[in-house]
Molecule: transfer RNA
Organism: Candidatus Peregrinibacteria bacterium
RNA sequence: GUGGGAUUAGUACAGUGGUAGUACGUUGGCUUCCCAAGCCAGAGACGCGGGUUCAAUUCCCGUAUCCCGCUCCA
Numbered sequence: 001g002u003g004g005g006a007u008u009a010g011u012a013c014a015g016u017g018g019u020a021g022u023a024c025g026u027u028g029g030c031u032u033c034c035c036a037a038g039c040c041a042g043a044g045a046c047g048c049g050g051g052u053u054c055a056a057u058u059c060c061c062g063u064a065u066c067c068c069g070c071u072c073c074a
Stems, first nucleotide, its partner, number of pairs: 001070007010024004018054001026042005047063005
């Protein structure tokens, strides 16, 4: 340089062109003498920029970081 893959909540992962989920964690409450466990409720995320579309996390282009392969010029 070039081809491919990944990027979603604090962590690990789902997911889909039409309100973004699960588990653990976290906060509050209930329960308990206390803790743990259990139950209920809440907060919290689509790497960034642009395009297409009535609507983009999803499709397209660019870009950033990481991983794998190829090439070998400078």